[in-house]
Context: one part of a larger RNA
RNA sequence: AUUGAACGCUGGCGGCAGGCCUAACACAUGCAAGUCGAGCGAGAAAGCACUUCGGUGUGAGUAGAGCGGCGGACGGGUGAGUAACGCGUAGGAAUUUGCCCAGUAGUGGGGGACAACAUGUGGAAACGCAUGCUAAUACCGCAUACGCCCUACGGGGAAAAGCAGGCCUGAAGAUGAGCCCGCGUUAGAUUAGCUAGUUGGUGAGGUAAGAGCUCACCAAGGCAACGAUCUAUAGCUGGUCUGAGAGGAUGAUCAGCCACAUUGGGACUGAGACACGGCCCAGACUCCUACGGGAGGCAGCAGUGGGGAAUAUUGGACAAUGGGGGCAACCCUGAUCCAGCCAUGCCGCGUGAGUGAAGAAGGCCUUAGGGUUGUAAAGAUCUAUCACAGGUGAAGAUGAUGACGGGUACCCGCAGAAGAAGCCCCGGCUAACUCCGUGCCAGCAGCCGCGGUAAUACGGAGGGGGCAAGCGUUAAUC
Numbered sequence: 001a002u003u004g005a006a007c008g009c010u011g012g013c014g015g016c017a018g019g020c021c022u023a024a025c026a027c028a029u030g031c032a033a034g035u036c037g038a039g040c041g042a043g044a045a046a047g048c049a050c051u052u053c054g055g056u057g058u059g060a061g062u063a064g065a066g067c068g069g070c071g072g073a074c075g076g077g078u079g080a081g082u083a084a085c086g087c088g089u090a091g092g093a094a095u096u097u098g099c100c101c102a103g104u105a106g107u108g109g110g111g112g113a114c115a116a117c118a119u120g121u122g123g124a125a126a127c128g129c130a131u132g133c134u135a136a137u138a139c140c141g142c143a144u145a146c147g148c149c150c151u152a153c154g155g156g157g158a159a160a161a162g163c164a165g166g167c168c169u170g171a172a173g174a175u176g177a178g179c180c181c182g183c184g185u186u187a188g189a190u191u192a193g194c195u196a197g198u199u200g201g202u203g204a205g206g207u208a209a210g211a212g213c214u215c216a217c218c219a220a221g222g223c224a225a226c227g228a229u230c231u232a233u234a235g236c237u238g239g240u241c242u243g244a245g246a247g248g249a250u251g252a253u254c255a256g257c258c259a260c261a262u263u264g265g266g267a268c269u270g271a272g273a274c275a276c277g278g279c280c281c282a283g284a285c286u287c288c289u290a291c292g293g294g295a296g297g298c299a300g301c302a303g304u305g306g307g308g309a310a311u312a313u314u315g316g317a318c319a320a321u322g323g324g325g326g327c328a329a330c331c332c333u334g335a336u337c338c339a340g341c342c343a344u345g346c347c348g349c350g351u352g353a354g355u356g357a358a359g360a361a362g363g364c365c366u367u368a369g370g371g372u373u374g375u376a377a378a379g380a381u382c383u384a385u386c387a388c389a390g391g392u393g394a395a396g397a398u399g400a401u402g403a404c405g406g407g408u409a410c411c412c413g414c415a416g417a418a419g420a421a422g423c424c425c426c427g428g429c430u431a432a433c434u435c436c437g438u439g440c441c442a443g444c445a446g447c448c449g450c451g452g453u454a455a456u457a458c459g460g461a462g463g464g465g466g467c468a469a470g471c472g473u474u475a476a477u478c
Base pairs, nucleotide, nucleotide: 001477002476003475005474006473007472008471009470012349013348014347015346016345017344018342019341020307025305026304027303029302030301031300034070035069036068039067040066047058048057049056050055077260078259079258086185087184088183089182091180092179095177096176100173105169106168108142110140111139117132118131119130120129121128122127186232187231188230193223194222195221198220199219200218201217202216203215204214205213235257236256237255238254239250240249241248242247262283263282264281265280266279285296286295287294288293313339315338316337317336321335322333323332324331325330352382353381355379362373363372364371365370386419390412391411396404422467423466424465425464426463427448428447429446433462434461435460436459437458443450444449
């Protein structure tokens, strides 16, 4: 000098930031991913009106479901693992890329189902089963078109409609992603040898794509003292702190990359995952059960228990910025924007100003004369920042739209010095001294060291010094 700090004493206001560093421990409850009727078939109820009291119309093609499409691979969290092409930097070739953009060509003609629904039925529940009906931008062939240099062969292959939008196919762009590689990237040799798909080749398989990526066969290689292997520790970086720099330490907040999602494994779907709020299996744990069987995963936002020296509200809004869906209106969004709590930090302001000597009283000291507290107070004269209370009143919002800001900032005006100072230290280092008490006791202490009867070092008082809404201590880094 610094800190994501904690503790002790104290505490007026505002702005801007920050806030589980420990148990990647376990989690009650609520919310955090939906949307589209301009893809499709079907389709309530309440209410209202009429009524012959049976019902009809409206509500309304609305709600809630289902098929289908797109999105749930983004956004948000955490740092367990990882010493690695993980990250950083500089390059590379054998790939893919939904939505978006530009341009070209086409969009013809058929078929069969499955939900929803109805009926029956099983189960405590979760959830099913059987039969029957039905639509599509769902599914399956054909034609046209297209690609693999050609062939063989294989793949893919498009609703409606008045228009527009939309959809499909091939090649191009943009963006994203996968792969390879040079160099750099902690400690230990009280870790010296390690390796059989191991190193290379041929052939085959596989992938979006190169490759022992996988397999068969063949060869016997490959790495290592320039530290292999093993062990321990650790997410990496831009940065941050410190320092004149070189360097050292560090990786909270913000941003980029990586990894993970109760533990371990696996694939499915898809342009993209081997998928935090998807699926399957196994383990541990918790819950429900009619004992046959089922359900769950906060390292999302709040919140609870626990651990800990220690870290906040079960808040508001989609108004803004963005994201998903939709032609749109709009819906969703604990992303985000705001508010709440905390002196945790930084910055700013205030707690009054000038005048005032009878140098008041009181306190303390005293050589008893006085000195000091001290212009300090009182007194008289002013001011009004902040706070309190009254009035006016923004920006943030491009035409409309404001949760919050905010009845705030700003401006105007009222009253009254009123409501607002502590903490540490005073032997030397180190700025600041006397008295009383104590008597190697009680105690202090960062180091040197103080205390055994005159202690500037302990405790109290008066006085003084330093910082100041903080001041000290502890911890940690330079």